A computed fold for a 354-nucleotide RNA from Desulfofustis sp., annotated as Bacterial RNase P class A. Of the family's consensus pairs, 94% are formed in the model.

RNA sequence: CGGAGCGGGUGCAUGAUCGCUCCGGCUUUUUUUAGUCGGGGAGGAAAGUCCGAACUCCGCAGGGCAGGAUGGUUCGUAACGCGAACGCCGGGUGACCGGCGGAAAGUGCCACAGAAAACAAACCGCCCGGAUGAUCCGGGUAAGGGUGAAACGGCGAGGUAAGAGCUCACCGCUUUCGUGGCGACACGAAAGGCACGGUAAACCCCAUUCGGUGCAAGGCCAAAUAAGGAGAUGCUACGGGCGGCCCGUCCAAUGUCUCCGGGUAGGCUGCAAGAGAUGCCGGGCGACCGGUAUCCCAGUGAAAUGAUCAUGACCUCAAGGGUACAGAAUUCGGCUUACAGCCCGCUCCAAUCG
Repeated sequence: CGGAGCGGGUGCAUGAUCGCUCCGGCUUUUUUUAGUCGGGGAGGAAAGUCCGAACUCCGCAGGGCAGGAUGGUUCGUAACGCGAACGCCGGGUGACCGGCGGAAAGUGCCACAGAAAACAAACCGCCCGGAUGAUCCGGGUAAGGGUGAAACGGCGAGGUAAGAGCUCACCGCUUUCGUGGCGACACGAAAGGCACGGUAAACCCCAUUCGGUGCAAGGCCAAAUAAGGAGAUGCUACGGGCGGCCCGUCCAAUGUCUCCGGGUAGGCUGCAAGAGAUGCCGGGCGACCGGUAUCCCAGUGAAAUGAUCAUGACCUCAAGGGUACAGAAUUCGGCUUACAGCCCGCUCCAAUCG
């Protein structure tokens, strides 16, 4: 200098004018009515709403079945399907990246090609025998060829008619033992003698785990209106009790009024001090944890966070134009996805120079 791998940061800037919203002070007002001053006002993903929680209401003696989710080990965390470190397998020259229970419990499935896709079988070939004009028939074999993503251990030697774990060495595999490690697992030894193709986001098995609901949750206040309840009141007609009848009186019903009740509109709350942010110190390989100091950092309710101008930066040959992806809606921890340009750190490879 070039090409790569991994990680982190930033996410147009400054000023002026006019607005919007929230908080606080002051003045004013019956009232948050109006004015004035000061201060706060989108993100790293606010997104997708995928996972886990807080909080809320409902449900719930205990156990089981069914169903869902997760899946190497250990650790971290409030928790997780997240993260860290480690292990094994695979990829890359390398930095580094990707994957992860069981296919030896059982069942199912494996396109096309191919003889055969799994207890089997033999197209070409090889070998033996027989009949032959070509060639065919019977048997042996699974070394070689061919098909396929995948073909029933690999390789060499012995052996054989040709071959074959048929035999042997090495490798692989299985079982047992030993050593190291918390563990996944690693290393070593002995024995066995070739079984055991793939697929579990196929059924299934094993282990762990899971009640539902989402701030339009939930709570409070409360115009209006219906049912219902209580009280007051009064007239006439009717009914009932007292009575043979009338008057009178009591009860019931009806009417009117008041109150309660109920909870629509609307308002308040939940709702902004929190598993909080930043700095420093300490522990840990790390994720992370502990201590301490300082700080208060959007809070709307169909939803504010905007517009114009000037200067600068960047894109653009220039003019003109543009400013990545994108916008809170109860909150928090993650994951995933989108993202112009710029900046920083560590590492690898190659070449050249010293």

Rfam family: Bacterial RNase P class A. About the family: Ribonuclease P (RNase P) is a ubiquitous endoribonuclease, found in archaea, bacteria and eukarya as well as chloroplasts and mitochondria. It is annotated as a ribozyme. The coordinates come from a structure-prediction model, not an experiment, and the mean pLDDT is 75.